Small-subunit ribosomal RNA, central domain from an uncultured rumen bacterium, 347 nucleotides, folded computationally. Its mean pLDDT, the model's own confidence on a scale to 100, is 88. RNAcentral holds the full RNA, with entries from ENA and SILVA. It matches the Rfam family "Bacterial small subunit ribosomal RNA".
[in-house]
Context: one part of a larger RNA
RNA sequence: UUGGGUUUAAAGGGUGCGUAGGCUGUGCGUCAAGUCAGGGGUGAAAGACCGUCGCUCAACGUCGGGGCCGCCCAUGAUACUGUCGCGCUGGGGUACGGGUGCCGCCGGAGGAAUGAGUGGUGUAGCGGUGAAAUGCAUAGAUAUCACUCAGAACACCGAUUGCGAAGGCAUCUGGCGAACCCGUCACCGACGCUGAGGCACGAAAGCGUGGGGAUAGAACAGGAUUAGAUACCCUGGUAUUCCACGCCGUAAACGAUGAUGGCUAACCGCCGGCGACAGACUGAUCGGUGGCCAAGCGAAAGCGAUAAGCCAUCCACCUGGGGAGUACGGCCGCAAGGCUGAAACUC
Numbered sequence: 001u002u003g004g005g006u007u008u009a010a011a012g013g014g015u016g017c018g019u020a021g022g023c024u025g026u027g028c029g030u031c032a033a034g035u036c037a038g039g040g041g042u043g044a045a046a047g048a049c050c051g052u053c054g055c056u057c058a059a060c061g062u063c064g065g066g067g068c069c070g071c072c073c074a075u076g077a078u079a080c081u082g083u084c085g086c087g088c089u090g091g092g093g094u095a096c097g098g099g100u101g102c103c104g105c106c107g108g109a110g111g112a113a114u115g116a117g118u119g120g121u122g123u124a125g126c127g128g129u130g131a132a133a134u135g136c137a138u139a140g141a142u143a144u145c146a147c148u149c150a151g152a153a154c155a156c157c158g159a160u161u162g163c164g165a166a167g168g169c170a171u172c173u174g175g176c177g178a179a180c181c182c183g184u185c186a187c188c189g190a191c192g193c194u195g196a197g198g199c200a201c202g203a204a205a206g207c208g209u210g211g212g213g214a215u216a217g218a219a220c221a222g223g224a225u226u227a228g229a230u231a232c233c234c235u236g237g238u239a240u241u242c243c244a245c246g247c248c249g250u251a252a253a254c255g256a257u258g259a260u261g262g263c264u265a266a267c268c269g270c271c272g273g274c275g276a277c278a279g280a281c282u283g284a285u286c287g288g289u290g291g292c293c294a295a296g297c298g299a300a301a302g303c304g305a306u307a308a309g310c311c312a313u314c315c316a317c318c319u320g321g322g323g324a325g326u327a328c329g330g331c332c333g334c335a336a337g338g339c340u341g342a343a344a345c346u347c
Stems, first nucleotide, its partner, number of pairs: 003319004007301002012315001014201004021194003025088005031082001033081002035077003039073004049065003053061002091191001092188003095184006103177007110154001114150008125136002162169002206247006216240001220236004258314006267291007274283001296303002320347003329340004
């Protein structure tokens, strides 16, 4: 290994596209490879198993039987799987019309706030805290007014909302690109599902080169607190935070719940369509997003048509705790490190 499992006990790959493979709607026909039937051949003997018999018993031996689960050959059957052929429209896709959104990329514009510069008014404090101090300020700060500059983020709307495969996405506007939904049921006619490897995308931090640098702010410095305070609090502050290009490839990458299809009571919202319409709330309607529950499931918490219910297909993963996501080896990376991933020993 079988089996049983994977929301929270160990266990769903971060996400998508897709290769091989596995699986694959419906009708008719074809072949007869799988499958099935009876038949033939072979499957040596010994051994093993069952029965009997012979050595006084047994070991040992004799005889008989079953079996040797298999392979080959020809004949036949054709429901299922498969092959080939002709069809079908429900799966899937296309077209046309309508609609939706913080979906992506590039560009332009805006106001508030913050900081800074210059000038004006103005004078002794400001700032900060539990209280303070460091700090800033008579070389005129804080406050206030005007003008100017810089970078970053977009208050209210805002939601239990929306979009995206995930990561994620929110000021306004132009361009480019993509997606989804609904309607018509017009066209194609199974073209489908999953997906080991593979490829692509992938928050934050980090890395390389160049730029930018307002705010916040690891490290660091100082002030406090304290028995101490390499912290929590305060004043500063470099990397970083921002942009371009190239790496990295991780996360409580979470719904801690893989993808696809079908089936299984109700009730109450919200978002986008459709139908019916008008005197006004309605639907045996489609897609999404929530609440609460029937059956059922569950160790329970709970889940409950967005299932953790009942089925089917495919992939991934688990198999006591520690050692350990470590060592070694390999692959990847500039590095940091990532991926793969043990054992001794111990409880």